[in-house]
RNA sequence: CGGAGGAAGUGAGAGGUCGCGGGCCGGCCCCGUCGCCUUCGGGCGUCGGAGGCGCGGCUCGAGGAAAGUCCGGGCUGCACAGGGUACGGAGCCGGGGAAGACCCGGGCGCCGCGAGGCGACGGCCAGUGCAACAGAGAGCAGACCGCCGACGGCGGCCGCGCGUUCCGCGAGAGCGGGCGCCGGACGCACGGGCAAGGGUGCAAGGGUGGGGUAAGAGCCCACCGCGCUCGCCGGCAACGGCGGGCGGCACGGCAAACCCCUCCGGCAGCAAGGCCAAAUAGGAAGCGAGCGGCGACCCGCCGCGACGAGCUUCGGGUAGGCCGCGCGAGGCGUCGGGCGACCGGCGUCCGAGAGAGAUGACCUCCCCGGGCAGCGCCCGGGAACAGAACCCGGCUUACUCCCCUCCGCCAC
RNA sequence: CGGGGAGUGGCGCAGUCCGGCAGCGCGCUGCGUUCGGGUCGCAGAGGUCCCGGGUUCAAAUCCCGGCUCCCCGA
Numbered sequence: 001c002g003g004a005g006g007a008a009g010u011g012a013g014a015g016g017u018c019g020c021g022g023g024c025c026g027g028c029c030c031c032g033u034c035g036c037c038u039u040c041g042g043g044c045g046u047c048g049g050a051g052g053c054g055c056g057g058c059u060c061g062a063g064g065a066a067a068g069u070c071c072g073g074g075c076u077g078c079a080c081a082g083g084g085u086a087c088g089g090a091g092c093c094g095g096g097g098a099a100g101a102c103c104c105g106g107g108c109g110c111c112g113c114g115a116g117g118c119g120a121c122g123g124c125c126a127g128u129g130c131a132a133c134a135g136a137g138a139g140c141a142g143a144c145c146g147c148c149g150a151c152g153g154c155g156g157c158c159g160c161g162c163g164u165u166c167c168g169c170g171a172g173a174g175c176g177g178g179c180g181c182c183g184g185a186c187g188c189a190c191g192g193g194c195a196a197g198g199g200u201g202c203a204a205g206g207g208u209g210g211g212g213u214a215a216g217a218g219c220c221c222a223c224c225g226c227g228c229u230c231g232c233c234g235g236c237a238a239c240g241g242c243g244g245g246c247g248g249c250a251c252g253g254c255a256a257a258c259c260c261c262u263c264c265g266g267c268a269g270c271a272a273g274g275c276c277a278a279a280u281a282g283g284a285a286g287c288g289a290g291c292g293g294c295g296a297c298c299c300g301c302c303g304c305g306a307c308g309a310g311c312u313u314c315g316g317g318u319a320g321g322c323c324g325c326g327c328g329a330g331g332c333g334u335c336g337g338g339c340g341a342c343c344g345g346c347g348u349c350c351g352a353g354a355g356a357g358a359u360g361a362c363c364u365c366c367c368c369g370g371g372c373a374g375c376g377c378c379c380g381g382g383a384a385c386a387g388a389a390c391c392c393g394g395c396u397u398a399c400u401c402c403c404c405u406c407c408g409c410c411a412c
Numbered sequence: 413c414g415g416g417g418a419g420u421g422g423c424g425c426a427g428u429c430c431g432g433c434a435g436c437g438c439g440c441u442g443c444g445u446u447c448g449g450g451u452c453g454c455a456g457a458g459g460u461c462c463c464g465g466g467u468u469c470a471a472a473u474c475c476c477g478g479c480u481c482c483c484c485g486a
Base pairs, nucleotide, nucleotide: 001408002407003406004405005404006403009401013365014364015363016362017361018360020061021060022059023058024057025056026055027053028052029051030049031048032047034045035044036043037042063385067396068395070394071393072392073391074390075269076268077267078266082299083298084297085296087265088264089263090262091261092106093105094104095103096102107121108119109118110117111116122260123259127258128257129254130253144198145197146194147193148192151191152190153188154187155186157184158183159182161181162180163179164178166177167176168175169174206224207223208222209221210220211219225249226247227246228245229244230243231242232241233240234239273323274322275321276320283314284313285312286311287310290304291303292302293301330349331348332347333346334345335344336343337342366382367381368380369379370378371377372376413485414484415483416482417481418480419479422438423437424436425435432469440456441455442454443453444452462478463477464476465475466474
């Protein structure tokens, strides 16, 4: 210098002026109340207001992600009545935590030269299913090229071999030939054997060496690997190490395919929910035997319903205020425990909150970069991503700066 | 706050459930037909399957995260 990786953070300096929002105090106006005065119009004062004010003062005023709304909780309500099914989620071990699809530490697997990173990491010897194209064969498979003459078949050859009712020769014994059988070596890849090698493919049912064979092959053997099982050792555990026995290997891949196993999960959401105020008529027409309650379905239970529940359409009324609402799994500092996540003790602080919804502008100093002969002036920058709305813990995504480590190259 | 859906040549869509060469119609380009244009016929071009990652031999399709748009309910 280039490339890559990681941890812990940081969301940007100081001051002033003006503007905006909340709270408190005060002022003015309004309303009520009581007392006093009155020219009977009202005036002054006390207390109160869940009224108003482009009024004054003090004080506070967005984020690390306030975002996406992806998880988990708090809180609140649904009947302190449940059971089953479905559906959804989690799925190595230990720990943390209110909980979790979170965090920490560890195991195993994979990736990387490395610093390091990633893992939805139970089960396809319960069942069902999928694998295009290529290829001979793709699920307890298969023989295209190839290898093989052991077996069957075919072919000619051979034999002091056997048979012969055939032919020839011979007086005859017999000899020669033919045919059949038997035996032998040889040839042919037709049947058959093989799966070593080639070839196809993501994938072809362990690897190396030796024996063996017609050729071969876990067919047999040795070593390595694998599976099952037992024991010992280390570890809380996941798991690891060592040793013994069994099995020639049977158990290929996919469950982010259906599914199976274990565990977990009621439903809804601050427009939750509560209080006050306001309003009103249970109006008309049609359908109508079911409807509502824990909110997927079924059973059960409770309540309502032909004295008409419930649904649809039309018509009408109200549509304001307050609480919930920020003292909380809270922030900061320090000490202690723990590898760590985190926990505990002590001290200290209170830091937005609304209602269609408030944060911006300017100036000075400071810092950074650049320019100039002028060391002081000039120019530019001090951001980006983005803005609470019931709250909290996480995850994910967006974005700024700084630091550390690894690899490569160059120079000293 | 709660729920559902879509994104594929220039345009409108299919394929996604249950993974295996990415297609249809219109449009576009060239040629032919015609005096010329349209129609018609023949041939052809044109795709980050919204983006990133993962599972798998293989992803438009399955899974996770993100972006944009649309719809419904309180």

Description
Two RNAs folded together computationally: RNase P RNA and transfer RNA, 486 nucleotides in total.